């Protein structure tokens, strides 16, 4: 230099043949329980989906570019 994949709560990830409120586990907070802690149970907060632009009535999803990470080729 060329090329492919990935980027979604603090972490790991699902959702992505476009369509209403973006799901789950761990972690976090509150309560119940306990002498107290953990566990268990109940409830709660937290992601405008890396960034920008485009297509569309409508974009996490499609297209283009940028950035970051990983791999392959030279």
């Nucleotide at each position: 230099g060329g090329u492919g994949c990935u980027g979604u709560g603090g972490c790991u990830c699902a959702g992505c043949u476009g369509g209403u409120u973006a799901a789950a586990g761990c972690a976090c907070c509150u309560g119940u329980c306990u002498a107290g802690u953990a566990a268990a149970c109940a409830g709660g907060a937290g992601a405008u989906c890396c960034u920008g632009a485009g297509c569309u009535c409508g974009a996490c999803u499609c297209u283009c570019a940028c950035c970051a990470g990983c791999g392959c080729c030279u």